Predicted 3D model of a 77-nucleotide RNA (transfer RNA) from a Candidatus Pelagibacteraceae bacterium.
RNA sequence: GGGCGUGUAGCUCAGCUGGUUAGAGUACUUGCUCGACACGCAAGGGGUCACAGGUUCGAAUCCUGUCACGCCCACCA
Numbered sequence: 001g002g003g004c005g006u007g008u009a010g011c012u013c014a015g016c017u018g019g020u021u022a023g024a025g026u027a028c029u030u031g032c033u034c035g036a037c038a039c040g041c042a043a044g045g046g047g048u049c050a051c052a053g054g055u056u057c058g059a060a061u062c063c064u065g066u067c068a069c070g071c072c073c074a075c076c077a
Base pairs, nucleotide, nucleotide: 001073002072003071004070005069006068007067010026011025012024013023019057028044029043030042031041032040050066051065052064053063054062
């Protein structure tokens, strides 16, 4: 330098052929339970869907560019 893949909540991930309010588990906070802690139960907070632009009535999803990480190839030595 070229190709491919990944980027969504603190963490691990889902999200189908573009369309209802962006979700699950875990963690966190509060309450209940308990002598107390853990477990359990109930409720709650937390998101620029990597970034920018474009297409569209409508984009996490499609297109372009950029960035980060991973793999492969090439070059140099």
Rfam family: tRNA. On this family, see Hou, Trends Biochem Sci 1993: "The tertiary structure of tRNA and the development of the genetic code". The family's RNA type in Rfam is transfer RNA. Lineage of the source: Bacteria > Pseudomonadati > Alphaproteobacteria > Candidatus Pelagibacterales > Candidatus Pelagibacteraceae.